[in-house]
Predicted 3D model of an 89-nucleotide RNA (c-di-GMP-I riboswitch aptamer) from Anoxybacillus flavithermus. The organism belongs to Anoxybacillus, within Bacteria.

């Protein structure tokens, strides 16, 4: 030095919730909060899945609209890729 499993926190991340805010939306930001996390660090053109449809298409209508596809827009706390640190075996 590689590879695996264990366990723990002076500290360190922050779900549901909510105050404000950007956005059409999903869903981000920033303060509260703390459900859980030993990668809950980092990656959305490796690749898998998931979510939303502003616009565009198409149908039906044609005045408004409804339906039904589609990520160029998101999720890393869904899987994965990837880097790394502590203590004991």
């Nucleotide at each position: 030095a590689u590879g695996a499993a264990u366990a723990a926190u002076c500290g360190g991340c922050a779900a549901a919730c909510u105050a404000c805010u950007c956005g059409a939306a999903a869903g981000g930001g920033u303060g509260g909060g703390g459900c859980g996390c030993a990668a809950a660090g980092c990656u959305a053109u490796a690749g898998g899945g998931g979510c939303u449809a502003c616009g565009u298409c198409u149908a039906u209508g044609u005045a408004u609209a409804u339906a039904g596809a589609u990520a160029u827009g998101c999720c890393a706390g869904c899987c994965a890729g990837u880097u790394g640190c502590c203590c004991u075996u």
Source information: The coordinates come from a structure-prediction model, not an experiment, and the mean pLDDT is 78.